RNAcentral holds the full RNA, with entries from ENA and SILVA. This is a predicted structure of a 490-nucleotide part of an RNA (small-subunit ribosomal RNA, 3' major domain) from Lankesteria cf. ritterellae KW-2015.
[in-house]
Context: one part of a larger RNA
């Protein structure tokens, strides 16, 4: 000095509790894990820190795995053969899953690119992450972590880094043998939120004139214009401005800070992200790499190509999810609002798709825009409104689970890619012990986009829309953190 204690006293945290929200555990489904099962069901991760994770939605290919086939892409060297041929191709008939000249039989064709041994490479989604790099997780979202010089001690070591009060915070203010500094917290960066002040926009709009044109109860009104002018308050973005708890009043050693209060777009560090010390784990990852040791294998291959299978298999167990159990509903009709993305060029591949017209529908064709503030597109999106129809019944709640059919991706849909239509109508009557998550434009309802993508989300990431109840606490559970002590456990 740690490390642990069933010590004690403080602080602190919705990965604690308390008050409540919405669940999840019970049902169908979809998924990932484990067991079973298989020729093979490739495998990594198993407490927080494995289980919708490996950006892992696998039809082929991926891919790593089983049963067959095939092929050299075996560099370089050294030795041997070899222009009297080293060696390649291949119709046909066998034979084969195959129109694989693999292989036989049969003979052409091929020219020094090979072929035969040895040495050495090469590749390997093998093998070891307990050999390693990088990156990532995670101890830990907390305050922590060090140095110089002075002091204390023989000395390891300590002070500094502190009784106290404050904060999110070792933040500060004060105490003071300590003074002075970094690292980390904070500043910072990014995004949301304001600007009637500047800049500027026919790839942004509005409003106001004139002018054209349509309807007109001929006065005027209302509409339409990719005509015409001038002006800017919405939009977009560029340069700044804004807040600092600045100001009042109260706690507070009248310090640091806190409370409420007014104004203000803003007063939880103004919300939300990023960065983010010092010390570790024998956390993951060799299956991200043309990062890599060292071991394996290396022509009958664990290199690599085909064609078919498996990764999706089902007595079962467990986890993240969707859909529901209905009337706060469901169908049916009408109305009426978002934002965030993203679109066709490395290869002769198609991306987003308005509009006609044909079909129930799903989708087919015909013409065009648009490499995009310019075309899709004002993304005319769900929930929600409003009207009607069911009327408490496993029913018009619920849509599992088959059946037939019809397209659409693609070479290939069978073990059913997806999408539509008819029929069929399972469980489920609000879920036991348990446990997750979370306080303000959040929670939770709703949908959208995007990533994966030929094709396909019940997933992740974003983005908006409706918009709650209940704390504004506490250390009782559960874990951290300090201080005091106690034990040589190291």
């Nucleotide at each position: 000095u740690g490390a642990c204690g069933g010590a004690a006293g403080g602080g602190c945290a919705c990965c604690a509790c308390c008050a409540g929200g919405a669940g999840u555990g019970g049902a169908a489904c979809u998924u990932g894990c484990g067991g079973c099962u298989u020729a093979a069901u490739u495998u990594g991760a198993c407490u927080c820190a494995a289980c919708a994770c490996g950006g892992a939605a696998a039809a082929a290919c991926u891919u790593a795995c089983g049963a067959g086939g095939a092929u050299a892409a075996g560099a370089c060297a050294g030795g041997c053969g070899a222009a009297g041929g080293a060696u390649u191709g291949a119709c046909a008939g066998a034979u084969u899953g195959a129109u694989c000249g693999c292989u036989c039989u049969u003979u052409c064709u091929u020219g020094g690119u090979u072929g035969u041994c040895u040495g050495g490479g090469u590749g390997g989604u093998g093998g070891u992450g307990c050999a390693u790099g990088g990156c990532c997780g995670u101890u830990c979202u907390u305050a922590g972590u060090u140095c110089g010089u002075g002091g204390a001690u023989u000395a390891a070591u300590u002070u500094g880094u502190c009784u106290g009060g404050u904060u999110a915070a070792u933040u500060c203010c004060g105490u003071u043998a300590a003074c002075g500094a970094a690292c980390g917290a904070g500043a910072c960066c990014u995004u949301a939120a304001c600007u009637u002040g500047c800049u500027a926009a026919u790839u942004a709009g509005a409003a106001u004139u004139g002018c054209a044109c349509a309807u007109u109860a001929c006065g005027u009104a209302u509409g339409u214009g990719a005509c015409u002018a001038u002006u800017c308050u919405a939009u977009u973005a560029g340069a700044a401005g804004g807040a600092c708890c600045a100001u009042g009043u109260g706690u507070g050693u009248c310090u640091a800070a806190c409370a409420c209060a007014a104004g203000g777009a803003a007063g939880c560090g103004u919300g939300a992200g990023g960065c983010a010390a010092u010390a570790a784990c024998a956390g993951g990852u060799c299956u991200g790499u043309g990062a890599u040791g060292c071991c394996c294998u290396u022509a009958g291959a664990u290199g690599u190509c085909c064609g078919g299978g498996g990764c999706c298999g089902c007595a079962c167990g467990c986890g993240c999810g969707c859909u529901a159990c209905a009337c706060u509903g469901a169908g049916u009709g009408a109305a009426g609002c978002a934002g965030c993305g993203a679109g066709u060029g490395u290869c002769u591949a198609a991306c987003c798709u308005a509009g006609g017209c044909c079909g129930a529908a799903a989708g087919g064709u015909c013409c065009g825009g648009g490499u995009a503030a310019c075309c899709c597109g004002u993304u005319g999106a769900a929930c929600c409104u409003c009207a009607u129809u069911c009327g408490u019944g496993a029913u018009u709640g619920g849509g599992a689970u088959a059946g037939g059919g019809a397209c659409u991706u693609g070479c290939u849909a069978u073990u059913g890619u997806u999408u539509c239509c008819c029929u069929u109508g399972a469980a489920c009557g609000a879920g036991g012990a348990a446990u997750u998550c979370c306080c303000a434009g959040u929670a939770a309802g709703c949908g959208c986009a995007a990533g994966u993508c030929a094709u396909c989300a019940a997933c992740u990431u974003g983005c908006g829309u409706u918009g709650a109840u209940u704390a504004c606490g506490u250390c009782c559970c559960u874990g951290c953190c300090c201080u005091u002590u106690g034990u040589a456990c190291a």
It matches the Rfam family "Eukaryotic small subunit ribosomal RNA". Clan: SSU clan.